[in-house]
RNA sequence: UGCUCAUCCAGAGGGGUGGAGGGAACGGCCCGGUGAAGCCCCGGCAACCAUCACGUUGAAGUGCGCCUGACAUAGCCAGACUUACUGGCGCGGAGCACUGAACGACGCAGCGCAGCGAAGGCGGCGAGGCCGUCACGUGACUGGUGCCAACUCCGGCCCGCGGCACGAGCCGCCGGGAUAGAUGAGGA
Numbered sequence: 001u002g003c004u005c006a007u008c009c010a011g012a013g014g015g016g017u018g019g020a021g022g023g024a025a026c027g028g029c030c031c032g033g034u035g036a037a038g039c040c041c042c043g044g045c046a047a048c049c050a051u052c053a054c055g056u057u058g059a060a061g062u063g064c065g066c067c068u069g070a071c072a073u074a075g076c077c078a079g080a081c082u083u084a085c086u087g088g089c090g091c092g093g094a095g096c097a098c099u100g101a102a103c104g105a106c107g108c109a110g111c112g113c114a115g116c117g118a119a120g121g122c123g124g125c126g127a128g129g130c131c132g133u134c135a136c137g138u139g140a141c142u143g144g145u146g147c148c149a150a151c152u153c154c155g156g157c158c159c160g161c162g163g164c165a166c167g168a169g170c171c172g173c174c175g176g177g178a179u180a181g182a183u184g185a186g187g188a
Base pairs, nucleotide, nucleotide: 001188003186004185005184006183007182008181013042014041015040016039017038021031022030023029026155027154028153043148044147045146048144049143050142051140052139053138054137055136061098062097063096064095066093067092069091075089076088077087078086079085104134105133106132107131108129111126112125113124115122116121152180157177158176159175160174161172162171163170164169
């Protein structure tokens, strides 16, 4: 640089430096000396890839009531009132109900059944295995990226819906698709 696939209405910002731009391009509309881009530091979000762990012998989730206190990846609020207490929510635990990823594929070794072969042996079917790999669902967030104004900020091209207009057409706190772009993964 171009190709393929997935995702793009969720989420998450402070400080320093710098000194006028930035939001990809165009048109809009925004952000910006109450300090843009870039760079540095720290923090966070998320879960694409890798890793680890768990899971149909039910992981993860939701709801319900119950229980405990060590306050838990974790605290918050109120009262009392001053360093320690009480209560509530949350957190945590087990239970019940609902939901829940495949009733998966392949391999391996053994077992059983019947078969073929002169024999070593060979393949077939079946039920299983605290077996392995993959796939699937989830968790952790360790590593590799990414991201932390506004839906990818909105739009353009096509279609639908609605409104206006005799009409060409115009409009929209509307919907779908295409294009373009961004990010990841793979491969060239």

The RNA shown here (SAM riboswitch aptamer (S box leader)) has 188 nucleotides and comes from an Actinomycetes bacterium.
The organism belongs to Actinomycetes, within Bacteria.
The sequence was found by an Rfam model in a public genome assembly.
Model confidence (mean pLDDT): 76 of 100.